[in-house]
RNA sequence: GGAGUCGGCCGGGUAGUCGCCGGCAGCCGUCGCGAGGCGUUUGCCGGAGGAAAGUCCGGGCUCCACAGGGCAGGGUGCCAGGUAACGCCUGGGCGGCGCGAGCCGACGGAAAGUGCCACAGAAAAUAUACCGCCCGCCGCCUUUACGGGCAGCAGGUAAGGGUGAAAUGGUGCGGUAAGAGCGCACCGCGUCCGUGGUAACGCGGAUGGCAGGGUAAACCCCACCUGGAGCAAGACCAAAUAGGGAUCCUGAUGGCGUGGCCCGCGCCGGAUCCGGGUAGGUUGCUCGAGCCGCGCGGUGACGCACGGCCCAGAUGAAUGACUACCGGCCGGGAGCCUUCGGGCUCGCGGCGACAGAACCCGGCUUACAGGCCGGCUCCCGAC
Numbered sequence: 001g002g003a004g005u006c007g008g009c010c011g012g013g014u015a016g017u018c019g020c021c022g023g024c025a026g027c028c029g030u031c032g033c034g035a036g037g038c039g040u041u042u043g044c045c046g047g048a049g050g051a052a053a054g055u056c057c058g059g060g061c062u063c064c065a066c067a068g069g070g071c072a073g074g075g076u077g078c079c080a081g082g083u084a085a086c087g088c089c090u091g092g093g094c095g096g097c098g099c100g101a102g103c104c105g106a107c108g109g110a111a112a113g114u115g116c117c118a119c120a121g122a123a124a125a126u127a128u129a130c131c132g133c134c135c136g137c138c139g140c141c142u143u144u145a146c147g148g149g150c151a152g153c154a155g156g157u158a159a160g161g162g163u164g165a166a167a168u169g170g171u172g173c174g175g176u177a178a179g180a181g182c183g184c185a186c187c188g189c190g191u192c193c194g195u196g197g198u199a200a201c202g203c204g205g206a207u208g209g210c211a212g213g214g215u216a217a218a219c220c221c222c223a224c225c226u227g228g229a230g231c232a233a234g235a236c237c238a239a240a241u242a243g244g245g246a247u248c249c250u251g252a253u254g255g256c257g258u259g260g261c262c263c264g265c266g267c268c269g270g271a272u273c274c275g276g277g278u279a280g281g282u283u284g285c286u287c288g289a290g291c292c293g294c295g296c297g298g299u300g301a302c303g304c305a306c307g308g309c310c311c312a313g314a315u316g317a318a319u320g321a322c323u324a325c326c327g328g329c330c331g332g333g334a335g336c337c338u339u340c341g342g343g344c345u346c347g348c349g350g351c352g353a354c355a356g357a358a359c360c361c362g363g364c365u366u367a368c369a370g371g372c373c374g375g376c377u378c379c380c381g382a383c
Stems, first nucleotide, its partner, number of pairs: 001379010012326007020047007028039004049354001053365002056363005061230004073226005078092005093107001094105004108221002113219002115215003130161002132157003136153002139150004169187006188210001189208008234283004244274006254268005290309004295304003328351004333346005
């Protein structure tokens, strides 16, 4: 100097003018016995994010349900730890990729059972044999002969070829008519023992010739977790209109219904009071697993202690608009420098992302103009 990898951070700044939402204080008006409420206006203070997003997980909070246990359903799935909890995070193991820093992995079980495996291929799983190879028999051709070739039958074989994403452990030596875990060595696999580790798992030894393909984000089995709905939760105040209940009054020696008739009962009017609900309002509402600094413990996620700070609460929903200067990026122009990749200066034009709280937190995922800082790796060059 180039290429790469991991982690952290910022995401315009200053000033002025005009607005919007909230809080505090003051003036004025109005209501109220008062405390105070409402309206108007003035001053001061505060006013979006790293993702406020998707609403995919986990919790707090609230209401409903619930003796306990089980089934069903849903979820998670190597091990240990962190945490309020998690499907998150950290550390470790194993497998894969990369020269490396590092990255990726739903990573329990396929000797419990069931299902599925296109095309090609003999055969895709109770096995089997297309070409080939080999022994035997018979026939024909050829050779003086040994022998060689071709075709057929009956067997052996799974080395080699061929099909496929995948073919019944792999490589090598021996062995054999040809072959074959048939025998042996190494690797792989199962079982047992020892050993290191909390564990996942690693290492070593013995032993079995090999259990017998793949697939569980297919059913399933195993282990663990799991009640439902959500701030439009929930609580309080409370009109108008309609309807409900109680008491009283009147009509009323009433009418209608029930019934063959009488009694009884129900309905038909007004006033007062009570209670439920709607519109509307208040609350929940922002002090919280909070933020910042520092120290200690821990490899780390994180935990503990001390000190400091208060940091949006809107509800058709505020957090904005304009101007000037500065800064950033892009384009082309001029000048200077250059290791020829580019860099610096000047003036001109353009751009400035993704996106906006809505009960609150912890995560994950996705989007993002442009920029800053740090750790580590590889390559080239010079000393």